[in-house]
Context: one part of a larger RNA
RNA sequence: GAACGAACGCUUGCGGCAUGCUUAAAACAUGCAAGUCGUACGAGAAAGGGGCUUCGGCCCUGAGUAGAGUGGCGCACGGGUGAGUAACACGUAACUAAUGUUCCUCUUCGCUGGGGAUAACUUCGGGAAACCGGAGCUAAUACCGAAUGAUCUGAUGAGGUCUCUGGACUUUAUCGGUAAAGCCGUAAGGCGCGAGGAGAUCAGGUUGCGGCCCAUUAGCUAGUUGGUAGGGUAAUGGCCUACCAAGGCUACGAUGGGUAGCUGGUCUGAGAGGAUGAUCAGCCACACUGGAACUGAAACACGGUCCAGACUCCCACGGGAGGCAGCAGUUGGGAAUAUUGGACAAUGGGGGAAACCCUGAUCCAGCAAUGCCGCGUGAGCGAUGAAGGCCUUCGGGUCGUAAAGCUCUUUUAGCGGGGACGAAGGGCAACUUGACGGUACCCGCAGAAAAAGCACCGGCUAACUCCGUGCCAGCAGCCGCGGUAAUACGGAGGGUGCAAGCGUUGUUC
Numbered sequence: 001g002a003a004c005g006a007a008c009g010c011u012u013g014c015g016g017c018a019u020g021c022u023u024a025a026a027a028c029a030u031g032c033a034a035g036u037c038g039u040a041c042g043a044g045a046a047a048g049g050g051g052c053u054u055c056g057g058c059c060c061u062g063a064g065u066a067g068a069g070u071g072g073c074g075c076a077c078g079g080g081u082g083a084g085u086a087a088c089a090c091g092u093a094a095c096u097a098a099u100g101u102u103c104c105u106c107u108u109c110g111c112u113g114g115g116g117a118u119a120a121c122u123u124c125g126g127g128a129a130a131c132c133g134g135a136g137c138u139a140a141u142a143c144c145g146a147a148u149g150a151u152c153u154g155a156u157g158a159g160g161u162c163u164c165u166g167g168a169c170u171u172u173a174u175c176g177g178u179a180a181a182g183c184c185g186u187a188a189g190g191c192g193c194g195a196g197g198a199g200a201u202c203a204g205g206u207u208g209c210g211g212c213c214c215a216u217u218a219g220c221u222a223g224u225u226g227g228u229a230g231g232g233u234a235a236u237g238g239c240c241u242a243c244c245a246a247g248g249c250u251a252c253g254a255u256g257g258g259u260a261g262c263u264g265g266u267c268u269g270a271g272a273g274g275a276u277g278a279u280c281a282g283c284c285a286c287a288c289u290g291g292a293a294c295u296g297a298a299a300c301a302c303g304g305u306c307c308a309g310a311c312u313c314c315c316a317c318g319g320g321a322g323g324c325a326g327c328a329g330u331u332g333g334g335a336a337u338a339u340u341g342g343a344c345a346a347u348g349g350g351g352g353a354a355a356c357c358c359u360g361a362u363c364c365a366g367c368a369a370u371g372c373c374g375c376g377u378g379a380g381c382g383a384u385g386a387a388g389g390c391c392u393u394c395g396g397g398u399c400g401u402a403a404a405g406c407u408c409u410u411u412u413a414g415c416g417g418g419g420a421c422g423a424a425g426g427g428c429a430a431c432u433u434g435a436c437g438g439u440a441c442c443c444g445c446a447g448a449a450a451a452a453g454c455a456c457c458g459g460c461u462a463a464c465u466c467c468g469u470g471c472c473a474g475c476a477g478c479c480g481c482g483g484u485a486a487u488a489c490g491g492a493g494g495g496u497g498c499a500a501g502c503g504u505u506g507u508u509c
Stems, first nucleotide, its partner, number of pairs: 001509004006505005013375006019368002021333001026331003030328003035073003040070002048061005080286003090210007099203002104199008112146001114144002121136006152177011182191003212258003219249003224246008261283004265276004288309005311322004339365001341364003347361001348359004378408004388399004412450001414445005422436001425432002453498005458479003464493005474481002
């Protein structure tokens, strides 16, 4: 000098765009953050309104609505955090002839005929509750046999084209195995379902190389290293098991310890390099702590399940409930970091045939000079160099054209009027959809009117005098000032530098 997710002190007019718990991966009240589908399915209220009434009730409507249940898809995305991790975690370059892939696109063929249940519901019972049990009824695109069935798949055999050792692709023969679901529509047709093939996407696995510190860590290793066989997986593999062998790593740093998410990037620097990894983007890991599996195309699953633990809450003491490192917000910690806001209008996501519903993703608004950028706090003329302050050699000098005064302007702020783009879409049509927002912007009105501070002035380093103090009080980044003439302390006048900021502290280069 530059920089910052900064903090502190003094000060503060406006706007735009960004950014905002770096500490306790501490604990959390409350609300919201993942639902949707009646064109898969069976059931199905009530209030209110109307009518009748023997006043008990009944009927119509509300309404096949609400709210539940079965079933499907989604909940593995999106959002948060950086605890762990020195590792194929990340980056990069390859490999997978050792692999999977819901939804989507293209394509081929098919969807026959049956069965038994079960929730909801009714009823009985247990429990304080959470919830649970018995009996009875019922449906399906829920579940289960059967049929058909291949270019799918298993076994055996023959041939061809390749290859990187295993083997891959392909033709063919025989024997075996394996599938489905309907809904809407008058219909046409549409949406679906099953099995293959191809693509796309996403994911799993393997390898070369690369990026921290300590040798005051020198030896480490028994599933350890390899083989055979089996199991397991979508898949290779000590991944696991049995048996066999005795190997494997290491001063080119094994093992151990410490620290740490990695990268694109960011800051600095002429560069080389050094430091760093907030926001944004990619990858990874985690979800109160530890462990486990289930479902599923994909999880060993943040707002799922089970077990154990700590903590908190409820309890009728028998037993239960919970997990903000989602968005707000609270307590705590701290030098320190915001609203318990609006809207799905846009972009995107989930469901749905669609209308539409959901979406604290997102888009906006609020708070904060936290940063960057822009603007303003007026402009011209104005000497009797006014008053006043300060200094003075008492002549004067200086603040100073500064003020006053005269002539103008009106940005921004204020007030009044108008007023968007962002809208594509949706609906048969008529028509209708903007949170931001009465915002931006435009026009008009009044009036210089409402808007300047902070640090410094001994040298480094731009900027000097007076008074007070008297090694005191104090200053200080270094050198050093202060003990009676202090340009260094405190005040004043003046000056210098930056400016809605200015200084200080911290950290990096």